[in-house]
Context: one part of a larger RNA
Molecule: small-subunit ribosomal RNA, 3' major domain
Organism: metagenome
RNA sequence: UGACGGGGGCCCGCACAAGCGGUGGAGUAUGUGGUUUAAUUCGAAGACGCGUAGAACCUUACCUGGGCUUAACAUCCCCUGACAACCGCAGAGAUGCGGCUUUCCCUUCGGGGACAGGGAGAUAGGUGCUGCAUGGCUGUCGUCAGCUCGUGUCGUAAGAUGUUGGGUUAAGUCCCGCAACGAGCGCAACCCUUGCCUUUAGUUGCCAUCAUUAAGUUGGGCACUCUGAAGGGACUGCCGGUGUUAAACCGGAGGAAGGCGGGGAUGACGUCAAGCCCUCAUGGCCCUUACGUCCAGGGCUACACACGUACUACAAUGGCAGAGACAAAGGGUCGCGAAGCCGCAAGGUGAAGCUAAUCCCAAAAACACUGUCUCAGUCCGGAUUGAAGUCUGCAACUCGACUUCAUGAAGCUGGAAUCGCUAGUAAUCGAAGAUCAGCACGCUUCGGUGAAUACGCUCCCGGGCCUUGUACA
Numbered sequence: 001u002g003a004c005g006g007g008g009g010c011c012c013g014c015a016c017a018a019g020c021g022g023u024g025g026a027g028u029a030u031g032u033g034g035u036u037u038a039a040u041u042c043g044a045a046g047a048c049g050c051g052u053a054g055a056a057c058c059u060u061a062c063c064u065g066g067g068c069u070u071a072a073c074a075u076c077c078c079c080u081g082a083c084a085a086c087c088g089c090a091g092a093g094a095u096g097c098g099g100c101u102u103u104c105c106c107u108u109c110g111g112g113g114a115c116a117g118g119g120a121g122a123u124a125g126g127u128g129c130u131g132c133a134u135g136g137c138u139g140u141c142g143u144c145a146g147c148u149c150g151u152g153u154c155g156u157a158a159g160a161u162g163u164u165g166g167g168u169u170a171a172g173u174c175c176c177g178c179a180a181c182g183a184g185c186g187c188a189a190c191c192c193u194u195g196c197c198u199u200u201a202g203u204u205g206c207c208a209u210c211a212u213u214a215a216g217u218u219g220g221g222c223a224c225u226c227u228g229a230a231g232g233g234a235c236u237g238c239c240g241g242u243g244u245u246a247a248a249c250c251g252g253a254g255g256a257a258g259g260c261g262g263g264g265a266u267g268a269c270g271u272c273a274a275g276c277c278c279u280c281a282u283g284g285c286c287c288u289u290a291c292g293u294c295c296a297g298g299g300c301u302a303c304a305c306a307c308g309u310a311c312u313a314c315a316a317u318g319g320c321a322g323a324g325a326c327a328a329a330g331g332g333u334c335g336c337g338a339a340g341c342c343g344c345a346a347g348g349u350g351a352a353g354c355u356a357a358u359c360c361c362a363a364a365a366a367c368a369c370u371g372u373c374u375c376a377g378u379c380c381g382g383a384u385u386g387a388a389g390u391c392u393g394c395a396a397c398u399c400g401a402c403u404u405c406a407u408g409a410a411g412c413u414g415g416a417a418u419c420g421c422u423a424g425u426a427a428u429c430g431a432a433g434a435u436c437a438g439c440a441c442g443c444u445u446c447g448g449u450g451a452a453u454a455c456g457c458u459c460c461c462g463g464g465c466c467u468u469g470u471a472c473a
Base pairs, nucleotide, nucleotide: 001473002472003470004469005468007467008466009465010464011463012462013461016456019421020420021419022418023417026312027311028310029309030308031307032306033305034303035302042051043050062298063297064296065295066294067293068292071123075122076121077119078118079117080116081115086099087098088097089096090095104113105112106111125287126286128285129284130283134281135280136276137275138274139272141270146185147184148183149182150181151180152161153160154159165176166175167174191264192263193262194261196232197231198230199229200228201227202226205222206221207220210219211218235258238252239251240250241249242248314414318373319372320371321370322369324367330361331360332359335354336353340349341348342347380411385406386405387404388403389402390401391400427449428448429447430446431445432444433443
């Protein structure tokens, strides 16, 4: 100087407390461990719906079997020829054999270029090892308020001071004081979005007045809504009080918004030899008729069990049936696909419209209304299984999703323990998108309905500053 303390002081955080809803019990989905397996590819361990924004083939790295050896891919040299497409046979296919067909582009006619086949070697290739050789990227403490430097001063020196102290703040934020004076990286602000207003622009958007219609449908209009561009607006600016005449805090006015208005992006010096050599790049080592490469099938989907994360429930604040209403944000031409018709339905048919504020996906759902069920393992719950189908796709056996009929398991609110959340939040309800042929209870967004509680800082956890002890570094 740090680190540590079941030392002290001050302070903060959904850390506790006060509340609301869960997890832990059930069934299923999914990941992990373990076990099994020819293989159940690999990594991650503060990990575990993580890499994977989507394993039937492909992906694929794994296994079994069948092939190739200058190679699936790149550059160089030589020889030959356009290449390709199509057909037949063998084969699981890769591939092999045969048939048919075919004369690329430029040219100074010497040749050159691209592509294909054959040959020789230089080389290729490796998701093989080492993340403890590395770059790069990322996690974490932590959006915590800290981490440092120059000059000066003090100390023999390590080092200290500044950065401590008194107030204050979300903040090393600001003020005052001070052997310090300044500065840098962080904080804040600048950026995006949302909340109010103005101007501008009115089509595909809107409709107050006028006419018109089944309908903003059409004429008309751009007031309003909305869209998207430029501005304004909030700064403790004003008033009162407290405070050291300070910084600031408390209350008030005005205001759409008030003291950081809400949300996002933004992550200092560093810590964990943290994570990734399987994104990529790369040193070294290793393989080279194989640890490379092509193909078929299988596996990654196994299942006495254990754990994590979710979904669905156990019901009446509910289930079922009928009829009625209100969003936002997205996506669409290899696409979204309306109306109509067929089917109980999944879906089929159909083809209008749409390169989209125009058309389509598209039905929002919870909700309010009416009826029914009357506390029951039930008209709760839907697992499991049987049968029949639909769709995607060369192909749904291993191993897809969905529909209908039948079946109708566990489950009556969950031990010890444990998680999230402070407001348009929790809880609850649906919608869309990425990936994607198909496949979502996951993920990322979007809106609808919409709470309770916070006395307080004794305790648990994590963190910051000062101080103290130390035989630790």